A computed fold for a 129-nucleotide RNA from a Dehalococcoidia bacterium, annotated as SAM riboswitch aptamer (S box leader). Lineage of the source: Bacteria > Bacillati > Chloroflexota > Dehalococcoidia.
RNA sequence: CACUUAUCGAGAUGGGGUGAAGGGAACCGGCCCGAUGAAGCCCCGGCAACCUGCGGAGCGCGGAGCUGCGAUGGCGGCUCCGGUGCGCGUAAGGUGCCAAUUCCGGCCCCCGAUGGGGGAAGAUGAGAG
Numbered sequence: 001c002a003c004u005u006a007u008c009g010a011g012a013u014g015g016g017g018u019g020a021a022g023g024g025a026a027c028c029g030g031c032c033c034g035a036u037g038a039a040g041c042c043c044c045g046g047c048a049a050c051c052u053g054c055g056g057a058g059c060g061c062g063g064a065g066c067u068g069c070g071a072u073g074g075c076g077g078c079u080c081c082g083g084u085g086c087g088c089g090u091a092a093g094g095u096g097c098c099a100a101u102u103c104c105g106g107c108c109c110c111c112g113a114u115g116g117g118g119g120a121a122g123a124u125g126a127g128a129g
Base pairs, nucleotide, nucleotide: 001129003127004126005125006124007123008122014044015043016042017041018040022033023032024031027106028105029104030103045098046097047096050094051093052092053090054089055088058086059085061082062081063080064079065078066077067076068075069074102121107118108117109116110115
C1' cells in the first nucleotide's frame, strides 16, 4: 500500500514538560475547539476489552459412573472429570482510544415536516498478501 472480516449512539475527555498557531482525516458547506496556549512529541494518569495470556465452570460439547421410561430403535435424569465452542471474570502482554454519534451534512430510499434507514469515505482490531 491494496485485500478479507468485525466494530464504530457507550467510556476515558485529567496532570506535567516541550512547542508555537492552528485543529476537528481529505474536498465543499455548516458548526465547534484553540493565546485561560491548537497540532505534533515526551512522561504520568485514565478508558475499553479486538488479539494473546490467566481464572472459574453458567450453557453447550466430549468422556466416565449410576439410574428412569420403553418391545427394538430410542428418549431422559443425577454425579464426577475435561476445558474444544459460546458466554462470564481479570487487565499481565500486543494494539487502540481519551470534546461534540466517526461533530453534522454532501449519494440513495422512506417521510408533509421533524426525522428514520442504507451507502460512500474514514478509523481501529484481527487475518492473509
Model confidence (mean pLDDT): 80 of 100. Of the family's consensus pairs, 94% are formed in the model.